Model confidence (mean pLDDT): 76 of 100. Predicted 3D model of a 353-nucleotide RNA (Bacterial RNase P class A). Rfam family: Bacterial RNase P class A. By type it is a ribozyme. Gene Ontology terms of the family: tRNA processing, ribonuclease P activity and dimeric ribonuclease P complex. The sequence was found by an Rfam model in a public genome assembly.
[in-house]
RNA sequence: UGAGUAGGAUAAAUGGCCGCGGACGCAGCCUUCCGUUCCGGGAGGAAAUGCACGAGGAAAGUCCGGGCUUCACAGGGCAGGAUGCCGGAUAACAUCCGGUGGAGGCGACUCCAAGGACAGUGCAACAGAAAUGUACCGCCGGCCUGGUGCCGGUAAGGGUGGAAGGGCAGUGUAAGAGACUACCGCCUGGGUGGCAACACACAGGGCACAUGUAAACCCCAUCCGAAGCAAGACCGAAACGGAGCAUAUGGCGGCCCGUCAGCUCCAGGUAGGUCGCUCGAGCCUGCUGGCAACAGCAGGCCUGGAUAGAUGGCCAUUCACGACAUAACCCGGCUUAUCGUCCUGCUCAGAUU
Numbered sequence: 001u002g003a004g005u006a007g008g009a010u011a012a013a014u015g016g017c018c019g020c021g022g023a024c025g026c027a028g029c030c031u032u033c034c035g036u037u038c039c040g041g042g043a044g045g046a047a048a049u050g051c052a053c054g055a056g057g058a059a060a061g062u063c064c065g066g067g068c069u070u071c072a073c074a075g076g077g078c079a080g081g082a083u084g085c086c087g088g089a090u091a092a093c094a095u096c097c098g099g100u101g102g103a104g105g106c107g108a109c110u111c112c113a114a115g116g117a118c119a120g121u122g123c124a125a126c127a128g129a130a131a132u133g134u135a136c137c138g139c140c141g142g143c144c145u146g147g148u149g150c151c152g153g154u155a156a157g158g159g160u161g162g163a164a165g166g167g168c169a170g171u172g173u174a175a176g177a178g179a180c181u182a183c184c185g186c187c188u189g190g191g192u193g194g195c196a197a198c199a200c201a202c203a204g205g206g207c208a209c210a211u212g213u214a215a216a217c218c219c220c221a222u223c224c225g226a227a228g229c230a231a232g233a234c235c236g237a238a239a240c241g242g243a244g245c246a247u248a249u250g251g252c253g254g255c256c257c258g259u260c261a262g263c264u265c266c267a268g269g270u271a272g273g274u275c276g277c278u279c280g281a282g283c284c285u286g287c288u289g290g291c292a293a294c295a296g297c298a299g300g301c302c303u304g305g306a307u308a309g310a311u312g313g314c315c316a317u318u319c320a321c322g323a324c325a326u327a328a329c330c331c332g333g334c335u336u337a338u339c340g341u342c343c344u345g346c347u348c349a350g351a352u353u
Stems, first nucleotide, its partner, number of pairs: 001349010012318007020054002025051003029045007056324001060335002063333005068228004080224005085099005100114001101112004115219002120217002122213003136158002138154006144147001166184002169181003185207001186205004191200003232275004241266005249261004282301008319322001
């Protein structure tokens, strides 16, 4: 210098004007109390007047996990769903961290739902003789009617296929074959190291369990009650309904009943209101422990809470000319979208010294 790899930061900047949101910040305002000379302090309240504050890294998809709420719940089982190498982290997880094994890459590094295919069942198109047990070509032997023949042996060679009887070399043989031998693989056994997954070397078995597929049914192990903030809790008009109203409520000519109205009380829980609602597994800084995820301690900070739903618009200057996208109970993740710019670690190649 070029190519790459892993991670992080930021999400145009500055100023002016106008507008919107919240009354757990400050000032100002009102009431009240205390001291009292202006004034200061305490408690309560109202109010967007001024200052301050006011969307994101994904606020998104709503795919997982939890908090919270209501309902259900002795215990066990079936059904259903999820997960699936090992250890750790965590409130929990399908997430994260560190390892193991496998796959890819020269490498930094990346990717993998990675238990079981001797419990059983299913499937494997086309091709191929045969897809789980087989002889098409070829090779070898035998027979005859001597051929494009028949019978037998053979998985070493060819062909088909994603996959074809452990691989490879030798011995052996009619030709062959774990039939036998070495090495590799596989299986079994104990040993060593490791918390473990697993690794390593050794001995034995000549290879039997005979191919693949379990994000096919299934088996095994572990976990899972359901619905969700329109959850839910409280207050509560009007109208309707129920009860009462005296020798003393009013109208229906007088009285009684009845009825309409009025008043009082009750019930119900609609309209509406309050809470839930944002101080929280919170954020920042430092230290300690840990490889790390993370945990502990100390100090500091308050940082949207609407209910037709705020966080915007305009102007000026500058630049690299500005992407994806707008909270609605709250957190931890995952996934997806994203104009650009900057920073850090590492790898490979080339050049120069």